[in-house]
């Protein structure tokens, strides 16, 4: 420097749900709360899923948005041991 992570250590994040706020919605933020997570840290021009709009008999296409704790990819990181 790189790779791996059974146990251990210092810790970290925070699902569902509830309250408040924002949004047409998907959903987001704050507080509470822990289902879980070795990257559940940051980003995302890829894919998936969801919402909105035009048009339409329906489907499809297109545009905008959301999710990333759906997958993938990129960057960075703690401890022990090998």
């Nucleotide at each position: 420097a790189u790779c791996c992570u059974a146990a251990a250590c210092u810790g970290g994040c925070a699902a569902a749900c509830c309250a408040g706020u924002c949004g047409c919605a998907a959903g987001a933020c704050u507080g509470g709360g822990a289902c879980g997570c070795a990257a559940a840290g940051c980003g995302u021009a890829g894919a998936g899923u969801c919402c909105c709009g035009c048009a339409c008999g329906g489907g499809g296409u297109c545009g905008g948005g959301a999710u990333u704790g759906u997958c993938g990819c990129g960057c960075u990181g703690c401890c022990c041991g090998g």
This is a predicted structure of an 82-nucleotide RNA (c-di-GMP-I riboswitch aptamer) from a Planctomycetota bacterium. The sequence was found by an Rfam model in a public genome assembly. The coordinates come from a structure-prediction model, not an experiment, and the mean pLDDT is 77.